Predicted 3D model of a 73-nucleotide RNA (transfer RNA) from a Lachnospiraceae bacterium. Taxonomically the source falls in Lachnospiraceae (Bacteria, Bacillati, Clostridia, Lachnospirales).
RNA sequence: GCCCAGAUAGCUCAGUCGGUAGAGCAACGGACUGAAAAUCCGUGUGUCACUGGUUCGAUUCCGGUUCUGGGCA
Numbered sequence: 001g002c003c004c005a006g007a008u009a010g011c012u013c014a015g016u017c018g019g020u021a022g023a024g025c026a027a028c029g030g031a032c033u034g035a036a037a038a039u040c041c042g043u044g045u046g047u048c049a050c051u052g053g054u055u056c057g058a059u060u061c062c063g064g065u066u067c068u069g070g071g072c073a
Stems, first nucleotide, its partner, number of pairs: 001072007010025004019056001027043005049065005
């Protein structure tokens, strides 16, 4: 330099035909306890990397950029 894949919650990741986003763990609040741990109940906390385009409507489709991983030279 070229090619491929990826970027979504604090972390690990789901999210197929475009209709305002979820799980597990963690965290926080409550119950229980003399106090903790464990257990039980409740709460999603998010500019879907950035930017522009298409569309009534974009995490999703198209272009560009950045970063990460892999391959070729």